[in-house]
RNA sequence: ACCUUAUCAAGAGUGGCGGAGGAAACAGGUCCUUUGAAGCCCGGCAACCUGACUGUUAUCAGACAAGGUGCUAAUUCCUGCGGUUUAUCCGGAAGAUGAGGA
Numbered sequence: 001a002c003c004u005u006a007u008c009a010a011g012a013g014u015g016g017c018g019g020a021g022g023a024a025a026c027a028g029g030u031c032c033u034u035u036g037a038a039g040c041c042c043g044g045c046a047a048c049c050u051g052a053c054u055g056u057u058a059u060c061a062g063a064c065a066a067g068g069u070g071c072u073a074a075u076u077c078c079u080g081c082g083g084u085u086u087a088u089c090c091g092g093a094a095g096a097u098g099a100g101g102a
């Protein structure tokens, strides 16, 4: 890199270093940012996997947060394709993350 599958409307700092960009890519919007972007550290959030716990039992539910990830502006920031009452909504594509596979 590829395949399968689940989730993507909730949640999370007025910290330290850093020093100009950032919001995946392309296009169009919109927005964040020297009142400090990206990145790193710490903190935090969550509960996908492991784990131990409780109740049921060959499974399911609950609670924990030690380990592995992940996340920590805005719905995955919005639109792009299809349906539609043209306003929204639904679905898809693409993407992100986990688990499994080859």
Stems, first nucleotide, its partner, number of pairs: 002101007013042001015041003021032003026080004043072003048068003051064001053062003076094001081091003